[in-house]
C1' cells in the first nucleotide's frame, strides 16, 4: 500500500465483498508448564445457610464462670463463708455505624467535564492560639417483684449511678440600637467604643496523664451559583400560571418561587423550545497517517441507587445498603389473635442465558473503627482454589547419520518422484519431569529494656515476640530422550496439488462462484502451506471507505440545479483614513488529579508485569503587549448600484375598436346521380334533389404570405391592423446620491397543457362514446359521426422531457466567420465600440461524448440538491385542495449489481453502392399415376447401427439369398476365432475315411513319428498353467485424422509508425475501376503475410521430334473386297517438347487504372471452355461403425463358433428417381455414324441348335493388333385419336443362367393377362451454350443381382436475359441499438 466483482472487451460512476487490528467474549477440535492480569455483558430476577461493624471497665451501675488471701467445721480428704482479682452476655453512657464494599435502575440534568465565583455557607475526629471548668437538682434503664402473649415483643410497680439529663452563676460570641472609621462588587463589607437581651462545661486516674466548655485561626471534607462543552427524531413547532419578574414574609448552614400573600405580564423557542425515544458522566480504551469514528468491562474521580414508592428522626455529616415509620408487591413463621424479612457486601443456590469461578485461609503485611494501651473487630485487604479468557515466557530435544533409500502414496510406469536426515543407528544435553536434600525475602516493629538529646515525656538509636500464603519461590543433587502437538487451509482474491469416490445428487460458499462422468472448489486419502499450546468459526467495533469528503467528493448525459421571479432572517460585501482591541497573534502566570500513553533508566534469570524520572496533556482562566486582517464607532471617495436628461427597439403585458381569407350553417338560383372516403372498402350523405356551382346572410374561432440559427419577456410564453394605458431593455451624455450591493432558508407572487366550479359561447377540431373496416382477436393504428373540452369572464388547481436535462452574481483567460439594436461614419466602402443572438476553434477542462468569453476553463460569494438498484415518489402522519390530486416523505424485504460514455461485432419490415440462375425472361421437370429406391412411422423375437432445415432421406452401402452381419432364436467354447510372453509337458503337426448331429462340434481312426547340432541346447508345432487377449459395448460434448456448409464469397491479418487514458482505430477509409482488398489516384501511414490471380492437368490452333498394333499421298504387288503386303514419314492420329493471347495494335472516353467498338489480324479476344486448387474462421456441424486414440464398462460374456431367421415386414406419410399418359408418337422391315472404357475362373469373333434368355463347338486377344460395341437419326410401311397397335404394373404358365442353396429373398427369356394413368392443386427444382433438353454406350462393386442408383463417354442440339423494384443469399460504407449464447436475441404483462 491495495485486491475481487457490472462488459465480448474498455474507461468511468457506484455499491457489495476480502486481506489488518481489537474484545469482560462464546462455540468446535486440541492441550505440557510457569508468570502477570481478567472472570453474570442476560433477570436493578428471587434468594436457603454462614460471615461482611463494632469497640471502650482509664465514664457508670452491676459483677457470671473461674482464681482466691483469710475464716469456720472436720483427724484428714474436703465442705461452707469469703476481702480481693476477674469484663462472658445483657444495660446506661461515649465514639463509630454517612467510611470501606456493591450495582448502573433512574437521570439528556449544573448529572458529568473544564474554568471561575460565594461580600450567601458549613465542617465531628486532627493542629495552633486565647480563656474557662463555680454551685445545685430531679430522673430513666439494667437489676428485683408481678403480669400478658404461641412467638415477636411487651405492660405495671419499687430501687439506683454516671463524662446521661436539667437549673443557677460567669465569659467569649451572637443579635438589636447608637457613635466614629476602613474597604469595595449593586443589594453591601470590615474594624473600634458603648447599652440591652439570650447564653458553657465533666469528670476519671495507676498522678505520668486522658478528657470537658467557649471563641478565633488552620487543615480536610462538603453545600450552593455561573460561562463553555456534553445523544437521536422536525413525519415533535410552538411551550409555560408559580409560569417570568418585583415587593414583603416564611424556611434553610446558606442564596433562591425553595414556599406563601399581593402586584406586573412576562419568560423560553428554527443558534431547535416543548414532546417522544435512548443513555450514568469523565480520566481513559480500541482503531486510524491524521482529522475522525466507536466504546465506557477491569483501575481511578464524580453522580445516582439499595425489594417498589413516600416520609422524616438522630447526628458534624443521612433523608441513611446490613437504622426507624407508613403504603405496596412478594417470601417465610403462626396456637390464626399476630409477627418476621430485604445478598446491586463475600462466598453460595435457583432462574434466565451462547456464557462468567470457592458456601477456602489469614488479619502476617497495607488500611479502617474503638481503646491510654495491650488488644478486639474488619469477606476492606493480603493470599490460596477454579477457567488457555487474554498478554508474556519456556518446553516437547541437539549434533552426526544415504550408490542399505524399507514401507506408504503418486506419476509421463522395465523407470522415476515424494514423505526424507525424516526414521533406525552413534554421540551429546537435562530446561521441563520424577526422587532426595537444603531453603528465602515479604518483618517495619509492639509491650518491655539499654543508650543519647533536651523542653521530663516526647524524639532518635540499639536490642527485643510475631508469617496466612508455605516447606511455596529459589538452590543443590540423582535418573533418563526419558513426561509433552495440534488446528485450519490448499479455484481467484490468498501462501499451499494430485489421486479416488460422487454425478446440479450429496454437498461447499466471505465475494466472484463450484457440482449435470475425467471436480486442484463437494467427501476421503497422500502431499503441501500457514500459525502453533493453541488453531479455526461466530458476534461486535474501527480500518481499508476520499463510500457524508473540515483535512478530503460531487450535481449537461452516471444519483444530484429548486419551474421562475421578488424578497425576510442569515451569510458574504468596493476604495481611503482615524479610533478601539471583541475575534486574531505573541510573552508570562494559574489550572489541566493519579493511573494510562510516549521517552530514558531500574527491579523480577528474560518478557509480560512493576517502579522512578522526564516529556506531553492540542483545553480553560487570568495578565501584559502587537494591530496586518475580520469586527465595532467615525471621516472622506466614485469605479459597484440607483436616479436624471436625450435617443432607439421589439410576436413584452392589459383593455377597446376594426379587417379579410377559410370553415360550417341558412335562404334562393343553376344542375343531375351520385358524393364522400380508403391500401382496398364499408358505415355515412343523396331523386324529399346531395356533391359541384352562383348570389345573399349569419356564427364562432384562428390570423396565410412576410418568417429567418430573427425579435421580446424572469420563467411559463408572445405573431392580422389600429388606439389607449403600463412595463422593460439598450445606447449616448457623465448631471445627481454616495456602497444605497450580491445571494437568499422560511415567505409572497407568477406559472404550458390537461383538469375543477359558476355563468356565457359553441364555427372548427375532438378524449369518452357509436358505427364501418383491418385483424386470430383489435376495447388500437385507418374511415364516418360525435359529447365534454377547445373560446370568453371570474375563481381554484400548481404540475410538465416547466430542458441549455447546465442556479444566481462578479472578475479574469487566443483567434476567425455571421447576424439583431444603438453610437461613430455617412461612401453602395470600411471597420471601431456597447449590448444581445449564432457558428467554428487556442489554452484549459472532461470518463468520454463534448464544453470552450453565452464555459462544462481559472477564481470568489450565497442558495438548492445527491450518496448502490428495486421496494417508491409508494405507505403512514402532517399541511394544502371542492375534487382530481399536490407538497413533505420512510421502513420491512430483496438483488450484486443498477448505471454513464465510448469500442468491436451481430442485427434492423434503416439508408447508400455492388454481386450471384437470386428474381425477372425462357426451356424442361417435381408435386397427381404405377413401379424402383431411401427415410419417418408402425409392426416384430429381430426388423442391427449411424446420417435429421439449408449442410439427413438412390446418404455411410462402388452390390444384404448363406457369407457380409454388427440384430433375433437356438446349440456350443472359455488362454478363447486371431496375436504375444513366461513356465511346464509331449514330439509331432497334420490327418483320408467312418459314426452321431442342423451344423459348430464330439468320438473312432489307416497314414505320419519334426529340423539343426556329438551333446548341452536352440528352433518349430500341439497341449496345460499364468500374464494377457477380445469387444461394430458407451462417450464425436475428452480427441487425432478426414469431411460437409457459409463459399471459389473476397475477404482475414501482421510488423513498424501515428492517433486514443483505454477497449481500439489507422493501414483495409474516400474517388474511379475490376470477376476479385483486381488495379490506379488520393492519403499518417509505410510495408508484408494468408487468400484472389498466375504457376498444374485437360479440350481447342500450330511447329519440331518420334513412327507401331495407328495412317496411306507418291511407287510397286495383290484381292470378291479391304493399308491386305512391300514400302513411306507427307496427311490423319498417337504422345513428348515447344509456340500462341499481352487490351499488344487502331479509334473514342478517362489524370491513370481501365472501359467501349459488328475495328483489324487471329484457331482462339479481353479470365478462351472445363478441372484440380477452398484464407482467418463459423455451426461443441458429421464420423469412437473405415482407421487411430484418452477415459469408462463386459471377461464361462457386451468375447467367440455354428444352424436358422431378420436387415426385403406394411393401415400410412415424405424425399430422390424410372416409365408413361402418346402421332415431334408407337409397331415392323431396311440403312448409317461415336467416344471413353474394360477383358484371362475374362472378353468372346465365327459356326450350329433354340422364338428367346441361352446352350454346344470354337479362332483370336493380358490387347492403338483380338473381343465387346451404339441409339436417337434416315428410308419404306402400318396404326388415325381410341384407355388405343398408347402405357406397361400386377398375375398365371413355361423356361434360362449364376450359385452348396433362388421358399422367405435373384436376374433374365417366352406365351398369356393388360391395372393406374389422357400432362398433374397450393407450392416447388434445375439450367445462360456445345449449356438445357434428348439419345444411347462404358466402367467400378460383382458368382449372380433387385443398377431405374453412382461415376464417365460420346451423338443430336435449342430458347431467353428488358432490367435490379421485389423474394433468397452474400460483400463494402454508413446509421440506430437496452442484442454479445449476438433478433431463433432481449424483454413486458397475465395465469399456473
Nucleotide at each position: 500500500a491495495g485486491a475481487g466483482u457490472u462488459u465480448g472487451a474498455u474507461c468511468c460512476u457506484g455499491g457489495c465483498u476480502c486481506a489488518g487490528g481489537a474484545u469482560g467474549a462464546a462455540c468446535g477440535c486440541u492441550a505440557g508448564c510457569g508468570g502477570c492480569a481478567g472472570g453474570c455483558u442476560u433477570a436493578a430476577c428471587a434468594c436457603a445457610u454462614g460471615c461482611a461493624a463494632g469497640u471502650c471497665g482509664a465514664g457508670g451501675g452491676a459483677g457470671a464462670a473461674g482464681c482466691g488471701a483469710u475464716g469456720u467445721a472436720g483427724c484428714a480428704a474436703u465442705a461452707c463463708a469469703g476481702a480481693g482479682c476477674g469484663g462472658g452476655a445483657a444495660c446506661c453512657g461515649g465514639c463509630g455505624c454517612a467510611a470501606g464494599g456493591g450495582u448502573g435502575c433512574g437521570u439528556a440534568a449544573c448529572g458529568c467535564g473544564u474554568g471561575a465565583g460565594c461580600a450567601a455557607c458549613u465542617u465531628g475526629c486532627c493542629c495552633g492560639c486565647a480563656u474557662c471548668a463555680g454551685g445545685g437538682g430531679g430522673a430513666c434503664a439494667a437489676u428485683c417483684g408481678g403480669u400478658g402473649g404461641a412467638a415477636a415483643c411487651g405492660c405495671c410497680g419499687u430501687c439506683u449511678a454516671a463524662u446521661a439529663c436539667c437549673c443557677c452563676a460567669u465569659a467569649a460570641c451572637a443579635c438589636a440600637g447608637a457613635a466614629g472609621g476602613u474597604g469595595a462588587c449593586a443589594u453591601c463589607u470590615c474594624c473600634u467604643u458603648u447599652u440591652g437581651u439570650u447564653g458553657a462545661a465533666a469528670g476519671c486516674u495507676c498522678c505520668g496523664g486522658c478528657g470537658g466548655a467557649u471563641g478565633c485561626g488552620g487543615a480536610u471534607g462538603g453545600g450552593c451559583u455561573c460561562g463553555c462543552g456534553u445523544g437521536g427524531c422536525a413525519u415533535u413547532a410552538g411551550g409555560u400560571a408559580g409560569u417570568u419578574g418585583g415587593c414583603g414574609g416564611g424556611g434553610u448552614a446558606a442564596c433562591g418561587g425553595c414556599c406563601c400573600a399581593c402586584c406586573a405580564a412576562g419568560c423560553c423557542g428554527a443558534c431547535g423550545a416543548u414532546g417522544c425515544u435512548u443513555a450514568g458522566g469523565g480520566g481513559a480504551a480500541c482503531u486510524g497517517a491524521g482529522a475522525g469514528g466507536u466504546u465506557u468491562g477491569u483501575c481511578c474521580c464524580c453522580c445516582a441507587c439499595a425489594c417498589u414508592g413516600g416520609g422524616a428522626c438522630u447526628g458534624a455529616g443521612a433523608c441513611a445498603c446490613g437504622g426507624c415509620c407508613c403504603a405496596g408487591a412478594c417470601u417465610c413463621c403462626u396456637a390464626c389473635g399476630g409477627g418476621a424479612g430485604g445478598c446491586a457486601g463475600c462466598a453460595g443456590u435457583g432462574a434466565g442465558g451462547a456464557a462468567u469461578a470457592u458456601u477456602g485461609g489469614u488479619c502476617a503485611a497495607u488500611g479502617g473503627c474503638c481503646g491510654g494501651a495491650a488488644g478486639g473487630c474488619u469477606g476492606a485487604a493480603c493470599c490460596a482454589g477454579c477457567c488457555a479468557u487474554g498478554c508474556c515466557g519456556c518446553g516437547u530435544g541437539a549434533a552426526g547419520g544415504a550408490u542399505u533409500g524399507a514401507g506408504g502414496u503418486c506419476c509421463u510406469a522395465u523407470g522415476g518422484a515424494u514423505c526424507g536426515u525424516a526414521a533406525a543407528c552413534u554421540u551429546c544435553u537435562u530446561u521441563u519431569g520424577u526422587g532426595c536434600g537444603g531453603g528465602a525475602g515479604c518483618a517495619a516493629u509492639a509491650a518491655g529494656g539499654g543508650c543519647c538529646a533536651c523542653g521530663u515525656g516526647u524524639g532518635g538509636u540499639c536490642c527485643g515476640a510475631u508469617g496466612a500464603g508455605a516447606g511455596u519461590a529459589c538452590c543443590g543433587u540423582a535418573c533418563g530422550a526419558a513426561u509433552a502437538a495440534g488446528c485450519a487451509u490448499c479455484g481467484g482474491c490468498u501462501a499451499a496439488c494430485u489421486c479416488c469416490g460422487u454425478g446440479c445428487c450429496a454437498g461447499c460458499a466471505g465475494c466472484c462462484g463450484c457440482g449435470g462422468u475425467a471436480a486442484u472448489a463437494c467427501g476421503g486419502a497422500g502431499g503441501a502451506u500457514g500459525c502453533g499450546a493453541g488453531c479455526g468459526u461466530u458476534a461486535u467495533c474501527c480500518g481499508g471507505a476520499u463510500u457524508u469528503a473540515u483535512u478530503g467528493g460531487g450535481u449537461u448525459u452516471a444519483a444530484a440545479g429548486g419551474g421562475u421571479g421578488c424578497g425576510u432572517a442569515g451569510g458574504c460585501u468596493g476604495c481611503u483614513u482615524g479610533g478601539u482591541a471583541a475575534g486574531u497573534c505573541a510573552g508570562c502566570g494559574g489550572u489541566g488529579a493519579a493511573a494510562u500513553a510516549c521517552a530514558g533508566g531500574c527491579g523480577c534469570u528474560c518478557a509480560a508485569c512493576g517502579u522512578c524520572u522526564g516529556c506531553c496533556g492540542u483545553g480553560c482562566c487570568g495578565u501584559u503587549g502587537a494591530u496586518a486582517c475580520u469586527g465595532c464607532c467615525g471621516u472622506g471617495c466614485u469605479u459597484g448600484a440607483a436616479u436624471g436628461c436625450g435617443g432607439a427597439u421589439g410576436c413584452c403585458g392589459u383593455g377597446g375598436g376594426a379587417g379579410g381569407a377559410a370553415u360550417g350553417u341558412g335562404u334562393g338560383g343553376u344542375g343531375u346521380a351520385g358524393c364522400g372516403g380508403u391500401g382496398a372498402a364499408a358505415u355515412g350523405c343523396a331523386u324529399a334533389g346531395a356533391u359541384a356551382u352562383c348570389a345573399c346572410a349569419c356564427a364562432g374561432a384562428a390570423c396565410a404570405c412576410c418568417g429567418a440559427u430573427u425579435g421580446c419577456g424572469a420563467a411559463g410564453g408572445c405573431a392580422u391592423c389600429u388606439c389607449a394605458c403600463g412595463a422593460a431593455u439598450c445606447c449616448g451624455c457623465u448631471a445627481u446620491u454616495g456602497a444605497c450591493g450580491c445571494u437568499g432558508a422560511g415567505g409572497c407572487a407568477c406559472g404550458a397543457a390537461a383538469g375543477u366550479g359558476u355563468g356565457g359561447g359553441g364555427a372548427u377540431c375532438a378524449a369518452a362514446c357509436a358505427g364501418g373496416a383491418u385483424u386470430a382477436g383489435a376495447u388500437a393504428c385507418c374511415c364516418u359521426g360525435g359529447u365534454a373540452g377547445u373560446c370568453c369572464a371570474c375563481a381554484c388547481a400548481g404540475u410538465a422531457a416547466a430542458c441549455g436535462a447546465u442556479g444566481a452574481u462578479g472578475a479574469c483567460u487566443a483567434a476567425c466567420c455571421g447576424u439583431c439594436g444603438g453610437c461613430g461614419a455617412u461612401a453602395c466602402a470600411c471597420a471601431g465600440u456597447c449590448g444581445g443572438u449564432g457558428g467554428c476553434c487556442a489554452a484549459g477542462c472532461g470518463a468520454a461524448a463534448g464544453c470552450g468569453a453565452u464555459a462544462a476553463g481559472u477564481c470568489a460569494u450565497c442558495c438548492a440538491c445527491c450518496u448502490g438498484g428495486g421496494g417508491a415518489g409508494u405507505a403512514c402522519g402532517a399541511c394544502c385542495g371542492c375534487a382530481a390530486g399536490g407538497u413533505u416523505g420512510a421502513a420491512a424485504c430483496u438483488c450484486a449489481a443498477a448505471g454513464g460514455a465510448a469500442u468491436u461485432g451481430a442485427c434492423g419490415g434503416g439508408g447508400g453502392c455492388c454481386c450471384g440462375c437470386a428474381c425477372a425472361a425462357g426451356c424442361g421437370g417435381a408435386g397427381g399415376a404405377a413401379c424402383a429406391u431411401g427415410u419417418g412411422g408402425u409392426u416384430u423375437a429381430a426388423u442391427u447401427c449411424g446420417a435429421u432445415g439449408a449442410u439427413a432421406c438412390g446418404c455411410g452401402a462402388g452390390g444384404a439369398a448363406c457369407c457380409u452381419u454388427a440384430c433375433c432364436c437356438g446349440g456350443g467354447c472359455u488362454u478363447g476365432a486371431a496375436a504375444u510372453c513366461a513356465g511346464g509337458a509331449u514330439g509331432a503337426a497334420c490327418g483320408a475315411u467312418c459314426u452321431g448331429g442342423a451344423g459348430a462340434c464330439a468320438g473312432a481312426g489307416a497314414g505320419g513319428u519334426c529340423u539343426g547340432g556329438c551333446a548341452a541346447c536352440a528352433g518349430c508345432a500341439u497341449c496345460c498353467u499364468g500374464g494377457u487377449a477380445g469387444g461394430u459395448g458407451c462417450u464425436g460434448c475428452a480427441u487425432g485424422g478426414u469431411u460437409g456448409u457459409c463459399g471459389u464469397c473476397a475477404g482475414c491479418u501482421c510488423g513498424u509508425g501515428c492517433c486514443g487514458u483505454g477497449a481500439g482505430g489507422u493501414g483495409u477509409c474516400g474517388g474511379c475501376u475490376u470477376a476479385a482488398g483486381u488495379g490506379c489516384c488520393a492519403u499518417a501511414a509505410c510495408g508484408a503475410g494468408c487468400g484472389c490471380a498466375a504457376c498444374c492437368c485437360u479440350c481447342g490452333c500450330u511447329g519440331a521430334c518420334a513412327g507401331u498394333u495407328a495412317c496411306u499421298a507418291a511407287c510397286a504387288g495383290g484381292u470378291u473386297a479391304a493399308g491386305c503386303u512391300g514400302a513411306g514419314g507427307a496427311c490423319u492420329c498417337u504422345g513428348u517438347c515447344g509456340g500462341g493471347a499481352c487490351u499488344g495494335c487502331c479509334a473514342c472516353c478517362g489524370c491513370a487504372a481501365g472501359g467501349u467498338g459488328u475495328g483489324a489480324g487471329g484457331a482462339a479476344g479481353g479470365u478462351g471452355g472445363g478441372g484440380a486448387u477452398g484464407a482467418c474462421g463459423u455451426c461443441a456441424a458429421a464420423u469412437c461403425a473405415g482407421c487411430a486414440c484418452g477415459g469408462c464398462c463386459c471377461u464361462u460374456a457386451c468375447g467367440u463358433c455354428c444352424g436358422g431367421g431378420g436387415c426385403u415386414a406394411c393401415a400410412c406419410a415424405c424425399g430422390u428417381g424410372u416409365u408413361a399418359c402418346a402421332a415431334u408418337g408407337g409397331g415392323u422391315g431396311g440403312g448409317a455414324c461415336a467416344g471413353a472404357a474394360a477383358g484371362a475362373a475374362g472378353c468372346c469373333a465365327g459356326g450350329c441348335g433354340g422364338c428367346g434368355a441361352c446352350g454346344c463347338c470354337g479362332a483370336g486377344c493380358g490387347g492403338a493388333u483380338c473381343u465387346c460395341c451404339a441409339a436417337a437419326c434416315c428410308c419404306a410401311u402400318c396404326c388415325c385419336u381410341a384407355g388405343u397397335u398408347c402405357g406397361g404394373a400386377c398375375u398365371g404358365g413355361a423356361g434360362u443362367c449364376u450359385g452348396c442353396a433362388a421358399c422367405c429373398c435373384g436376374a433374365c427369356u417366352c406365351c398369356a393377362c393388360g391395372a393406374a394413368g389422357c400432362u398433374g392443386g397450393a407450392u416447388u427444382c434445375g439450367c445462360u451454350a456445345g449449356u438445357a433438353a434428348u439419345c444411347g454406350c462404358g466402367c467400378a462393386u460383382c458368382a449372380g443381382c433387385c443398377a431405374u442408383g453412382g461415376c464417365g463417354c460420346g451423338g443430336u442440339g435449342a430458347a431467353u436475359a428488358c432490367g435490379u423494384u421485389c423474394c433468397c443469399g452474400g460483400g463494402c460504407c454508413u446509421u440506430g441499438c437496452a442484442c454479445a449464447c449476438a433478433c431463433c436475441g432481449c424483454c413486458c404483462g397475465u395465469c399456473a
A computed fold for a 1392-nucleotide RNA from an uncultured bacterium, annotated as small-subunit ribosomal RNA.